[in-house]
c-di-AMP riboswitch aptamer (ydaO/yuaA leader) from an Actinomycetota bacterium, 140 nucleotides, folded computationally. Rfam family: c-di-AMP riboswitch aptamer (ydaO/yuaA leader). Gene Ontology terms of the family: regulation of gene expression and cyclic-di-AMP binding. For this family Rfam cites "New RNA motifs suggest an expanded scope for riboswitches in bacterial genetic control" (Barrick et al., Proc Natl Acad Sci U S A, 2004). The organism belongs to Actinomycetota, within Bacteria.
RNA sequence: CCCCAAGUUACGCCGAGUCCCGUCAUGACGAAGACGGGAGCGGGGGAACCGAGUUUUGGGGCGAACCCACCCAGGUGGGAGCGCAGGCUCUUUCAGCGCCAGCCCGACAGCUAACCCCGUAGGCCCACGAAGGAGGACGG
Numbered sequence: 001c002c003c004c005a006a007g008u009u010a011c012g013c014c015g016a017g018u019c020c021c022g023u024c025a026u027g028a029c030g031a032a033g034a035c036g037g038g039a040g041c042g043g044g045g046g047a048a049c050c051g052a053g054u055u056u057u058g059g060g061g062c063g064a065a066c067c068c069a070c071c072c073a074g075g076u077g078g079g080a081g082c083g084c085a086g087g088c089u090c091u092u093u094c095a096g097c098g099c100c101a102g103c104c105c106g107a108c109a110g111c112u113a114a115c116c117c118c119g120u121a122g123g124c125c126c127a128c129g130a131a132g133g134a135g136g137a138c139g140g
Base pairs, nucleotide, nucleotide: 012124013123014122018039019038020037021036022035023034024033040120041119042118043117044116045115050110056107058108059105060104061103062102066079067078068077069076070075081099082098083097084096088135089134090133091132092131093130094129
């Protein structure tokens, strides 16, 4: 100097994905597991009214993950969108970094009160500032 691996950076981060209770179950307590219930959070279906008529060019849902151009058809660039640090929370601007996927329904769904149904996972660091506003906490 280069390459590979690991650790830390995390009382943190992305995300709805958190918390409580019961049974199995005992002579009694308890861990883990399995099966359930509830609260909170999140999503879908579903009238009237309104909207829309455009359904093989199928259509639709979750999600930031869409659009355009170039083109070696794999990528690159731009715009929109999303996230991060800035060290209590929210928010604005500039600069910086990262993402811009994936999955599902199965001929079928606009909105939608009542009503009905579903989820409560998974994953994680290469670097990192500046100028404001509002609120709150602590101290004097």